Model confidence (mean pLDDT): 84 of 100. Predicted 3D model of a 107-nucleotide RNA (SAM riboswitch aptamer (S box leader)) from Mammaliicoccus stepanovicii. Of the family's consensus pairs, 97% are formed in the model. Its Rfam family is "SAM riboswitch aptamer (S box leader)". About the family: The SAM riboswitch is found upstream of a number of genes which code for proteins involved in methionine or cysteine biosynthesis in Gram-positive bacteria.
RNA sequence: CUCUUAUCAAGAGUGGCUGAGGGAUGUGCCCAAUGAAGCCCGGCAACCGUCUUAAGUGAAAAGGUGCUAAUUCACAUAAAGUUUUAUAAAACUUUAGCAGAUAAGAG
Numbered sequence: 001c002u003c004u005u006a007u008c009a010a011g012a013g014u015g016g017c018u019g020a021g022g023g024a025u026g027u028g029c030c031c032a033a034u035g036a037a038g039c040c041c042g043g044c045a046a047c048c049g050u051c052u053u054a055a056g057u058g059a060a061a062a063g064g065u066g067c068u069a070a071u072u073c074a075c076a077u078a079a080a081g082u083u084u085u086a087u088a089a090a091a092c093u094u095u096a097g098c099a100g101a102u103a104a105g106a107g
Stems, first nucleotide, its partner, number of pairs: 001107008013041001015040003021031003025076004042068003047064002050059002072099001077096008
C1' cells in the first nucleotide's frame, strides 16, 4: 500500500508544558489568545490479549492499540416516500452505498 471481517447515536479534563492553527478531501458550518495543533499526565472504551463459560457467557483492566468539541460536525452517489412548484427543479425523511476512521487478520 491492497484485500477481508467487525464497529462508528454511548463514554472520557476547570491539569501541566508550549504557542497558531484545527475539524481527512471539496463545499458549508464550526472550534481556537477565556489558548489550536503537538507532547506529558489524567480519563474513557474493551478490538487484540488475560481469566472464565456449554456458549461473543461473564469478569477485570497488568500488556498491544484506539479514543478523549459538535452523530464520522452536515452534505458529496442511488432508490423510495412526503411537501412546494408551471415542466424543470428545490426541501425534508428513510434505506442502501461511496469516502473516511479504528481494530484484528491475510497478501